[in-house]
RNA sequence: ACCUUAUCAAGAGUGACUGAGGGGACAGGCCCUGUGAAGUCCGGCAACCUGCGUGUGUGCAAGGUGCUAAUUCCUGCGGUUUAUCCGACAGAUGAGGC
Numbered sequence: 001a002c003c004u005u006a007u008c009a010a011g012a013g014u015g016a017c018u019g020a021g022g023g024g025a026c027a028g029g030c031c032c033u034g035u036g037a038a039g040u041c042c043g044g045c046a047a048c049c050u051g052c053g054u055g056u057g058u059g060c061a062a063g064g065u066g067c068u069a070a071u072u073c074c075u076g077c078g079g080u081u082u083a084u085c086c087g088a089c090a091g092a093u094g095a096g097g098c
Stems, first nucleotide, its partner, number of pairs: 002097007013042001015041003021032003026076004043068003048064002050061004072090001077087003
């Protein structure tokens, strides 16, 4: 890199350093941002794997990941009652396979 599978409406900072962009790419929107973006550290959240129990329903912990503005920020394809909703694609993360 590719394949399979599960989840994606909840949750998480008045911290330190630093200093200009950011929300993955494209297009269109809409937002965040010197009242400090991205990044690093610390803190935190969650519980996929993991560990320990168990009445086998699940409970506790937090070692490996992950996450920490807005539904995966919204739309893009199909269906629809044209408001919305549902699904697909794509993407993200975990676990497994190759």

A computed fold for a 98-nucleotide RNA, annotated as SAM riboswitch aptamer (S box leader). Its mean pLDDT, the model's own confidence on a scale to 100, is 82. The sequence was found by an Rfam model in a public genome assembly.